Small-subunit ribosomal RNA from an uncultured prokaryote, 1507 nucleotides, folded computationally. The RNAcentral record of the sequence draws on ENA. Its mean pLDDT, the model's own confidence on a scale to 100, is 83.
RNA sequence: AGUUUGAUCCUGGCUCAGAUUGAACGCUGGCGGCAUGCCUAACACAUGCAAGUCGAACGGUAACAGGCCGCUGGGGCUCCUUGGCAAGUAGGGUGGCGGACGGGUGAGUAACGCGUAGGAAUCUGCCCAGUAGUGGGGGAUAACCAGGGGAAACCCUGGCUAAUACCGCAUACACUCUACGGAGAAAAGCAGGGGAUCUUAGGACCUUGCGCUAUUAGAUAAGCCUGCGUGGGAUUAGCUAGUUGGUGAGGUAAGGGCCUACCAAGGCGACGAUCCGUAGCUGGUCUGAGAGGACGAUCAGCCACACUGGGACUGAGACACGGCCCAGACUCCUACGGGAGGCAGCAGUGGGGAAUAUUGGACAAUGGGCGCAAGCCUGAUCCAGCAAUGCCGCGUGUGUGAAGAAGGCCUGCGGGUUGUAAAGCACUUUCAGUAGAGAAGAAAAGCUUACGGUUAAUACCCGUGAGUCUUGACGUAACCUACAGAAGAAGCACCGGCUAACUCCGUGCCAGCAGCCGCGGUAAUACGGAGGGUGCAAGCGUUAAUCGGAAUUACUGGGCGUAAAGCGCGCGUAGGCGGCUAUUUAAGUCGGAUGUGAAAGCCCUGGGCUCAACCUGGGAACUGCAUUCGAUACUGGGUAGCUAGAGUACGGGAGAGGGCUGUGGAAUUCCACGUGUAGCGGUGAAAUGCGUAGAUAUGUGGAGGAACAUCAGUGGCGAAGGCGGCUAUCUGGACCAAUACUGACGCUGAGGUGCGAAAGCGUGGGGAUCAAACAGGAUUAGAUACCCUGGUAGUCCACGCCGUAAACGAUGUCAACUAGCCGUUGGAGGACUUGAUCCUUUAGUGGCGCAGCUAACGCGAUAAGUUGACCGCCUGGGGAGUACGGUCGCAAGAUUAAAACUCAAAUGAAUUGACGGGGGCCCGCACAAGCGGUGGAGCAUGUGGUUUAAUUCGAUGCAACGCGAAGCACCUUACCAGGUCUUGACAUCCCGAGAAUUUUCUAGAGAUAGAUUAGUGCCUUCGGGAGCUCGGUGACAGGUGCUGCAUGGCUGUCGUCAGCUCGUGUCGUGAGAUGUUGGGUUAAGUCCCGUAACGAGCGCAACCCUUGUCCUUACUUGCCAGCACGUAAUGGUGGGCACUCUAGGGAGACUGCCGGUGUUAAACCGGAGGAAGGUGGGGACGACGUCAAGUCAUCAUGGCCCUUAUGCCCAGGGCUACACACGUGCUACAAUGGUCGGUACAAAGGGUUGCCAAGCCGCAAGGUGGAGCUAAUCCCAUAAAGCCGAUCUCAGUUCGGAUUGGAGUCUGCAACUCGACUCCAUGAAGUUGGAAUCGCUAGUAAUCGUAGAUCAGCAUGCUACGGUGAAUACGUUCCCGGGCCUUGUACACACCGCCCGUCACACCACGGGAGUCUGUUGUACCGGAAAACGGUGGGCUAACCUUCGGGGAGCAGCCGUUUAUGGUAUGAUCGGUAACUGGGGUGAAGUCGUAACAAGGUACCCAACCC
Repeated sequence: AGUUUGAUCCUGGCUCAGAUUGAACGCUGGCGGCAUGCCUAACACAUGCAAGUCGAACGGUAACAGGCCGCUGGGGCUCCUUGGCAAGUAGGGUGGCGGACGGGUGAGUAACGCGUAGGAAUCUGCCCAGUAGUGGGGGAUAACCAGGGGAAACCCUGGCUAAUACCGCAUACACUCUACGGAGAAAAGCAGGGGAUCUUAGGACCUUGCGCUAUUAGAUAAGCCUGCGUGGGAUUAGCUAGUUGGUGAGGUAAGGGCCUACCAAGGCGACGAUCCGUAGCUGGUCUGAGAGGACGAUCAGCCACACUGGGACUGAGACACGGCCCAGACUCCUACGGGAGGCAGCAGUGGGGAAUAUUGGACAAUGGGCGCAAGCCUGAUCCAGCAAUGCCGCGUGUGUGAAGAAGGCCUGCGGGUUGUAAAGCACUUUCAGUAGAGAAGAAAAGCUUACGGUUAAUACCCGUGAGUCUUGACGUAACCUACAGAAGAAGCACCGGCUAACUCCGUGCCAGCAGCCGCGGUAAUACGGAGGGUGCAAGCGUUAAUCGGAAUUACUGGGCGUAAAGCGCGCGUAGGCGGCUAUUUAAGUCGGAUGUGAAAGCCCUGGGCUCAACCUGGGAACUGCAUUCGAUACUGGGUAGCUAGAGUACGGGAGAGGGCUGUGGAAUUCCACGUGUAGCGGUGAAAUGCGUAGAUAUGUGGAGGAACAUCAGUGGCGAAGGCGGCUAUCUGGACCAAUACUGACGCUGAGGUGCGAAAGCGUGGGGAUCAAACAGGAUUAGAUACCCUGGUAGUCCACGCCGUAAACGAUGUCAACUAGCCGUUGGAGGACUUGAUCCUUUAGUGGCGCAGCUAACGCGAUAAGUUGACCGCCUGGGGAGUACGGUCGCAAGAUUAAAACUCAAAUGAAUUGACGGGGGCCCGCACAAGCGGUGGAGCAUGUGGUUUAAUUCGAUGCAACGCGAAGCACCUUACCAGGUCUUGACAUCCCGAGAAUUUUCUAGAGAUAGAUUAGUGCCUUCGGGAGCUCGGUGACAGGUGCUGCAUGGCUGUCGUCAGCUCGUGUCGUGAGAUGUUGGGUUAAGUCCCGUAACGAGCGCAACCCUUGUCCUUACUUGCCAGCACGUAAUGGUGGGCACUCUAGGGAGACUGCCGGUGUUAAACCGGAGGAAGGUGGGGACGACGUCAAGUCAUCAUGGCCCUUAUGCCCAGGGCUACACACGUGCUACAAUGGUCGGUACAAAGGGUUGCCAAGCCGCAAGGUGGAGCUAAUCCCAUAAAGCCGAUCUCAGUUCGGAUUGGAGUCUGCAACUCGACUCCAUGAAGUUGGAAUCGCUAGUAAUCGUAGAUCAGCAUGCUACGGUGAAUACGUUCCCGGGCCUUGUACACACCGCCCGUCACACCACGGGAGUCUGUUGUACCGGAAAACGGUGGGCUAACCUUCGGGGAGCAGCCGUUUAUGGUAUGAUCGGUAACUGGGGUGAAGUCGUAACAAGGUACCCAACCC
C1' cells in the first nucleotide's frame, strides 16, 4: 500500500513493494578479475595417490654402471679376464624420531560440550636457560642360514650375529620416600679434526659438534574443577541405592564414589528435577533505525566421530581416520581348511536428489615430518581445468544524418508512431583475433674466499661480508607495442490496481490468467498474438528459504465494558511489592584504574592491483566478564525509635446477613355434611374433561402441603451465589463518635483450600400447587410445537454428591489524586424562626455533568480520568471448548486442552437507506357511506393456448390483453407454398447505346419474354450540356435479419406524490449531520414562530389555455329592442348594432374588509359585499431519481450476420383457424319498460378526388336528380333521452335479439375464404348473475344522443361535444398506496432479502477400532568374546641374587570380577497399517421443512435435564 462495507471509523488477519542465499528451474549468453561449488544417503565404493625419514645408531649390502690402482695374456690403441680400494645405491631387517600434526565430516552430544571469567591437586617429547654427570660389565635377538607346515595370508623348529635394542653393578649436586636415623633410583654412543705423549699399531688421548642420563626453571601443549550464560514440550511431577555424605584401603600424572568395605540417610526438584523430541558450540553471517529475529556453508577457535559396538596396548601425548584385539553387518579371495577390507583424505564411480566440478600440474613459493646436511616425503599447500553460482569491472561502437525513406502497427483517413532509429557520410579500435616484445613472485642453499668466535690449533664448526654457480608448476600468463576492420558480441520480464509502462486483432465463463483484490458469458488496456511502451541488463524471470515491513508476542513497543481477552466469589502459602526518623553496612546502583574480551570480519583512515570487487598497514570498536579503589542519594541487610497505614478495647444505633426452634392468617386443592339444579369448564372459535350416581355455585366443619399479598422503595444486608409473615435463641460483618492501647503487624496472591443459582444424582421422608416426559383435544399441508384438558419425575425437608450459568456492572483486588449540582438510606454534630426546617460531616446507594479518556457508543470521585502494586487472561474466522491423554465424579459430565484441513475474511461501533405480521402523525374514491357496473348469458374485440405450410412481429402484475393497429378482402404484409431476377425495386460514380414516351399482338396466373407502331424534344458560345431510358464492369446497393442487456431519441410508472439538492458556516476522526428536525398551519418543504445556521436552486404555487361576471372596441355571413315595409310563415327587406353571439383588449378575487380562535404569528372558523371566496371549475405543465421498464418493427445508430440471398418482383394463401381459458366492451334479461303516433330544445365538428339540398322512385338499404357551398352564408343534419297520447300487463312475453334460410343495396379490379347495410322469415341463451372485483364526491356518477380522425368500403373501439342529472361521506379502527418523524435489523441485488439443520451424492483431512508390524526404552533372569584387574595347585623361562637346593621376577594356562553384542519374560512409549465406524470441512441450481435476523410472526439468549 491492497483487501471485510452501499459508504465510514476501529479491531483484525491475509497479501505485496525491500534486502539476502553454498541455491535450483526456464529463456538467453561476449570478455576479464576475485571468490564459491553434495545443504540429500555419517549410503556403498573399482583404481591411483594422500607418512615417511635417518647408513652421522646397527648387522650388513645382491645385481649393475662408471672411476682409480696393481697384475696376467694379446696389443701399444682399444678390448677381455682376475683381485683390491673408496664413495654411492635397490630391496629386506634391528634401532631412533614421526604416524596423537596436517586433511575430512557433523552422526552423536542439551553436556562443564561450547562461550566467558576464574581456580588448584597435575603432566609436558622436540625447544630455551641452568646445574651435575656420561664409569665399568653382562646376556640375548631379528635379519641371515637350514628344515618344516599352508592354496594363500602367514606360521613353526633349530643354528649364527650387531647396536644409541635389553639388563645388572658403581656413583648421586639436585630428585623421591622417611619412623628424620636413613633408604631408593641414571646414562650410549656417533661424526669431523688433530700437535705433542703412549700403543697390542686397530687405537688410546685431546678437542669441536651432535647425542645420552639425572634434575631445576621457563615456554608450549594437555588433563582436572568452579561461577554465569547457552533451545522446545508440564497432554513429562516427582527422580535417585554408588544414590548424598563420612572413615579406611585401592587407583590415577593429578582432586574426587573414580573404585571398594563399613557407617549415616541423605541428595535433586515448580528459580522446572526426571522423561520425551530437536540440535555440534563459538568468533561470526543475513536482516533490522535499533532492540531483536533467523542462521552457524566457505575462513578461524573448541569439541566429537572415523563401517557399527566394546576394549586395551605402545607412547611425552591416543583408548589412535590411512595401528592392534574381539563381536556384528556388508563386500572380496579361497584348494572350503581359512583369510583380506574400511575414501566423513585428494581425484573418481554407482546410488539418492531439484542440485554441486578434474581419476590435472608442481613441490617454484608458504608450512610440516625425518636428517649434521645435501636431500627425500608432503592430494597440506600453490596453481591450472569445469560451472554466469555470486560480487566487481569492461564491451557490443562514436558523431552527423528528414525525403521524417521503405516495411510494420494504429487511424477520426487528415495523419500519427516505430524514428535520427535505419540507410548514407565522416571517424574510433577498448575487448576478442594475429604477430612481436616482456617485469615481479628468488630468498636461500651449495662452492670459493676475507674477518671474528671456539680451540693447544693456522683443523672442523658457527657468525658476518665479498665473489661464483644455479633453482618457476602457473606460463602460449600480467603489462606493453604493431596490424586489419564496425568488423565477432543483447537478452529477459512486465504493461487492470497495488506498480513504472496502451492500443489493435483473435477467443467468447471456452481456452486460459492469477502474489492479493480478481479477469474471461461478442466491443477483454487482466486470456493468446502483434505493434508500441516500461524496467533491469550478460543477464532476466520463476520457485524455495530467512529477516523486514508486522507496534501481528509489544524490553524498547500492544491490549482485556461492547471487537479475542477479568478466574463465579472469598480465605490464604510461596513469590512480588511495601509508611516516617536516625544510624550502620556497601549486596544492588554510580565513578576511576587494571586484566581480559584470539586472529579474521564490521566501521574509520592510509597503501597496493589502471578503477572496483579483492588484498594489505594502523586505529577504533568488541556495548561483556573479573579484580581492585572510591561515592552513599535511592533500593536491600542490620540496629534503635515513631504513629498518619493496619489492628484491639470501651459506648451506640440500622439491617429480608446466616443457623436452629416454635407459631399465624389469607388462598389453592382434597374430604364430610347441608342448600340447590343443569349445566360447568375452557378457547380466537372449539373439543377432550367434569356433571342428574347431583357437578359448577354457596354454607359449615375438617385434612394436608407449599408460599408469605399490603408494608415495598434505582430501600436494606451479604464476598459472591443470594436473602422477605411473626417469635425465641445462637452467631458473622459493616457503620458512627470520642478516647486509650499495639507499633508496619500491610497489599496482592501461582499452586492450595472453602463457599457457590437452577437443573441433575444417591438414601430416606413428604407431596397442596405448578409441572419436563407422557396421554387426549384442537390448530395445521403436516404440528412429535405454540393453545386447551389431564398428568409422572421434579418442585419441599434431612444427609451426601455435582461445581456449572448471559455466575453480568459482560468492568479483578488494593491505595492515592482530580470541577460541580440534585435525590435517597444509616449514623454523628450544629443553627435558629423548633419545622413536612436549614447547615456541616461520615459510610453506603442513585441521576446529570466539567476536564480528561474512548473506534464510537459511552465512562465521568461507585471512572472506562491521572498514577502505583500484584494476580488472571488475549493474539484472524471455522475446525473446537472438540479429539487424544491426565485429574475429579456414582453417573450425567466437569476441568486441563491440541492438530490436520479450510476460508480471505470473521468481528465492534456508528452512518445513510430499505424493510417490519414495530410505534406516532397525516393524505388519497384507500376503506367506510352511497350510485352504477364487471364476474353468469349472447355477440364484438384483444390475449393465452392449441392448430397450421403460414396462422408475421412486438407488448406480459399494477404500468401487456378495443395495446403498436386513427380502421387486415388485393395492396398494406413483415408470414407460408410456388414461379422469376442477380450491380439488383432504390442512391452515387464510370463506359457504351438510345430522346423521353407510346400503340398493338402472342405466350404465361402474373412478374416477365418476344414481336410491333408512333415519336425525334429542351438549352447552347455549336465544342457540348441537363434530364430520362436500355445494356455492361466493379466499387457498392439492399435487409421489418440479431442484440432495447452496446445506444440516441421518444414513452410508461411511482406521481401532480411533496419532495430532491447545493453554496458558505457549524458539529463529527469519518461516513455523514445540521439546514430539510421541533411547535402550529397548509392541497403543498404552503406559510409563521422557534432554532447553528444563513441563503439559494430544481419541484409546489403563480405566469399560459379554456370556462364563469362585467366593461370597452368592431359588425358580416351573426343579432333584431325600438322605427318602417312585406309574407301563409321565416331578419325576408330598409335600417340599426341596444341585446345575444363572435373575437381583440381590459376589469375583477387579494383572506382585501368585519368578528372570533390562535403565540400580538402563520392560519383557521363565521360573516358582509360580490357573477365568482379562500388554488372558483377544467386543461397543458411531471423535480432528483427508480424499474438494465418499453421500443433496433416509427426514426437514427455501434457491433455482428446474409450477398444468384435473410435482398428484389409476381400471383395465390395466411394474419379472420377453434375442444378451451382470461381481459375489455356492446346488447339484454324488461313496466322508471317495449311498440306506435305526435311534438320540443343543443354543442362541437367536417366538406371540392368533397358535403350533397329540394323534388321523384323503392317497404328499406338505396337510386335518380342536380340547386347551393372553398363555408358564422350551402350541405352533412331529423339530435336523443324528454314531453303529450295510445297500446302491451309480468309471460321466456308485443322483453331479448343471437343464429339460420331467402331476397337485395352500396363500395371496390375483385366481397368464396373474408366487408357493411336493407327487407321478409327464423326467434337461441338470458328472469339481475358464486367466490371475487371495478369506477365515481357535482354539472360528477348514471343515462341520452351528436360529431370527427383513420377510411374506396368497413366501429359495439378511440377522441371530442352537448342534453337530462342524482345519492352519500359518521369517520380514519381496518384493506391498498403514499409522505414525515421515530424504533429494531444478522437486509444493501436492500423481505421476491438474509439464513439454519437433517437427509441424498462426490471429494478431502482427522478421531475410534478386533488386531497387526517396526522403532525406542525400563525391569528381572540367562549367557558372556576380547581386554584389564585380582587369584593361582601344577607347568615353563637368558640376564640379577644364591648357601647352587633354590629364590626373586616373568611367561603361558586355569579360575574369578567387570562387561559389548546376544537370548528369554514382562511392562512403558512414539509411529505405520486395518474390516468397520464417528463426527468435521468443501462442492453443484438436489430433498424436507423454516429455527434465527423486524415484536421474524410463541422476544431472543445462557446453564442443565427429558424426548